[in-house]
């Protein structure tokens, strides 16, 4: 000095003016007899985020539900710890990807079963077995080897044509058997690679590799090493399934109080003059008023709602997440929903966005600063 990898912090600053929410005291009015309650009013005081978001996961909490086990259904899936829980986070292990710091990974089970492996190909899984390969037997005088006559050339080595012969180690055909090696098809071919072996061939033998059991050894475990066996069980479970753990439901518009007015409702009681409906008449009955109870529903208004798995700092244990102990510090609470206009200065010119019961994750969104650790590359020395 270049390129990079993992983490951490921050998310314009001052300052004037004018506005909003909420707080507790004052102060002023208004009702009350008061306690207090209601409206105003300046001043202090305080007022979003790292993700407040998306609601994808866990949990407090509320209410309904439940004896207990099962069945369905849903999630989760390497191991150990971590936590209130989690699908989160942390160390480790295997695998892949980088030279490297370092990153990624629904990572049990495919030897319980059943299903699929598109096209190609003989053949996509427990067996067949084709284009083949191999031996063996038998035909064939068509090729091709051998063999003999003739006949022509001829560099005398042969060669060339015709004509018989003759089942020979080749071809052709046909019959029995034996192989799954090689070629070929594919994303993948019944371990792979070489040697021996064999008519060809096969873990048929061997040596090494891989993968499966078994034994030792280390490790809590996940899994490493390392010896021995019999040679061999394709892949796909983000296919059905199995195996192991977990899950009751709705949700802060959960829920619980308080008052009030107006409609209506329920039951009981007391009126009844007339009148309406139950086809026309009796009785009943509904409609109708008053009263007192009773319970919902709707509107306001409180509560939950803001001290909590909380935050800072320090020490102690732990590699670490985290957790023990001690200091300290209070930090939004709106209900149509409050942090916002605007003018001056400055700079490195301003990104994504903004509560709504609240905590703990993930996940996406984000102009640009600063910081710690480490990696490799060049140069110099």
């Nucleotide at each position: 000095g270049g390129a990079g990898u993992g983490g951490g912090c921050u998310g314009a600053g001052c300052g004037g003016c004018c506005g909003c929410g909420c707080g507790g005291g004052c102060g002023c009015g208004c009702a009350g007899a008061a306690g207090u309650g209601c409206g105003c009013g300046a001043a202090c005081g305080u007022g979003a985020g790292g993700a407040a978001a998306g609601u994808c996961c866990g949990g407090a909490c509320u209410c309904c539900a439940c004896a207990g086990g099962g069945c369905a259904g849903g999630g989760u899936g390497c191991a150990g710890g971590c936590u209130a829980a989690c699908g989160g986070c942390c160390u480790g292990g295997c695998g892949c990807c980088g030279c490297g710091a370092g990153g990624c990974g629904a990572c049990g089970g495919a030897a319980a079963g059943u299903g699929c492996c598109a096209c190609a190909g003989a053949a996509a899984a427990g067996a067949a077995g084709a284009c083949u390969c191999c031996c063996c037997c038998g035909a064939u005088a068509c090729c091709g080897c051998c063999c003999g006559g003739c006949g022509g050339c001829u560099u005398c080595g042969g060669c060339c044509g015709c004509c018989g012969g003759u089942a020979c180690a080749g071809g052709u055909c046909g019959g029995a058997g034996g192989a799954a090696a090689a070629g070929c098809u594919g994303a993948a071919a019944c371990g792979g690679u070489g040697c021996g072996g064999u008519a060809a061939g096969a873990g048929c033998g061997c040596a090494c590799c891989a993968g499966c059991g078994c034994c030792g050894u280390g490790g809590u475990g996940a899994c490493a090493c390392g010896g021995c066996g019999g040679c061999u069980u394709g892949g796909c479970a983000a296919a059905c399934c199995c195996c192991a753990c977990c899950c009751g439901g709705a949700g802060c518009a959960a829920g619980g109080g308080c008052g009030a007015a107006u409609a209506g409702g329920a039951g009981c009681g007391g009126c009844u003059a007339a009148g309406a409906c139950c086809g026309g008449c009796c009785c009943g009955g509904u409609c109708g008023u008053c009263g007192c109870u009773c319970g919902g529903g709707u509107c306001g208004c409180c509560c939950g709602c803001a001290c909590g798995a909380g935050g800072c700092c320090g020490u102690c244990g732990g590699c670490a997440a985290c957790g023990g102990c001690g200091g300290u510090c209070c930090u939004a609470g709106a209900u149509a929903g409050a942090u916002g206009g605007u003018c001056g200065c400055u700079c490195a010119c301003g990104a994504c966005a903004a509560g709504a019961u609240c905590c703990g994750g993930c996940u996406u969104a984000c102009a640009g600063g600063c910081c710690c650790a480490c990696u490799c590359c060049g140069c110099a020395u």

Predicted 3D model of a 381-nucleotide RNA (Bacterial RNase P class A) from a Coriobacteriia bacterium. Its Rfam family is "Bacterial RNase P class A". It is annotated as a ribozyme. The coordinates come from a structure-prediction model, not an experiment, and the mean pLDDT is 78. The organism belongs to Coriobacteriia, within Bacteria. The sequence was found by an Rfam model in a public genome assembly.